[in-house]
This record gives sequence, structure tokens and C1' cells, in this order.
RNA sequence: GACAGAGUAGGGAAACCGCGUCAAGUGCCGGCAGAUGGGAUGUCGCCGCCGGACGAAGGUACGAAAGUACCGCGAUGGAUUCCCGCGUCCGCUGUC
Repeated sequence: GACAGAGUAGGGAAACCGCGUCAAGUGCCGGCAGAUGGGAUGUCGCCGCCGGACGAAGGUACGAAAGUACCGCGAUGGAUUCCCGCGUCCGCUGUC
């Protein structure tokens, strides 16, 4: 020097444990801030906060009630496993 490769944030699926169903959460819009292969930079993507609009599926059994259990429902949360997973420059690994 050439060629090949690994690894981020995160995403999907499975099964498990929860939360809500007295509506939180998720999703949508706007603003501000942040993190993001080992380094630099960056955003299609991720995340926090604030504001806004929208908005839901309950049922059965037991119980005097509070409630409990089960079956559902929610673009519901977490951790596990598997699969997928950096644009540019440099770096790293392998071969020549």
C1' cells in the first nucleotide's frame, strides 16, 4: 500500500417477570439538552426534560366491602437468549 474482518447507540423475535385497565405508559407535533465502534466528526437512528394535540376493552369467579385470582386488552416496562446493527477520516485484527 491492496484486500478482507471485528466491535457502538440501538432494532427485531422468543420465552420470563412486572405495570396499567380508577389510564399511567406507548404513539404524534414543537422546543431545549445529551449519548452514540478505540479517537475525531456527524445523524437516517437513540435518549432525557418541557410544552401541545389526540386518546383506549373489558369480562368471569370469590368476597359485606376493600380487594384477590384467572382470561383478555395496551403501538405497556424490565432483564435474559438469539439474530441484525456507524456515513467520512484515522486506528485495531488477518492475509499478501
Molecule: THF (Tetrahydrofolate) riboswitch aptamer